[in-house]
Record summary:
The RNA shown here (Guanidine-I riboswitch aptamer) has 98 nucleotides and comes from uncultured Halopseudomonas sp. The sequence is in RNAcentral, with records from MGnify. Its Rfam family is "Guanidine-I riboswitch aptamer". From the family's description: This family represents a conserved RNA structure found upstream of the ykkC and yxkD genes in Bacillus subtilis and related genes in other bacteria. The prediction has a mean pLDDT of 82.

RNA sequence: AUAGAGCGCUAGGGUUCCGGCUGAUCUGCUCAGUGACUGGUCCGAGAGCACUCGACCUUUCAGUCAAAGGUUACACGGCGGGACAAAAGCCCGGGAGA
Numbered sequence: 001a002u003a004g005a006g007c008g009c010u011a012g013g014g015u016u017c018c019g020g021c022u023g024a025u026c027u028g029c030u031c032a033g034u035g036a037c038u039g040g041u042c043c044g045a046g047a048g049c050a051c052u053c054g055a056c057c058u059u060u061c062a063g064u065c066a067a068a069g070g071u072u073a074c075a076c077g078g079c080g081g082g083a084c085a086a087a088a089g090c091c092c093g094g095g096a097g098a
Stems, first nucleotide, its partner, number of pairs: 004053003008049002012043002017040002019037001020034005054072007074094001076097001080092003
């Protein structure tokens, strides 16, 4: 500090939907409550992982194209606020501060 972008996943997160549980009704493929329900869907990392693209470097080559290899480092961190049904390592935010 313009410290690249995308996609998939994970840690994590809650409760719209599904399922679970409880109750009602009275047995319906219903309704209500419940996330102090391990789940499926869902949200999901700057400081987590993998991949792809980009950028840069080297080599091959007279040069271009192209190919191969490599680099893309480091990163302690609130309170508070915001979104979606809701919450969060989501967003404000590589912010304040250290």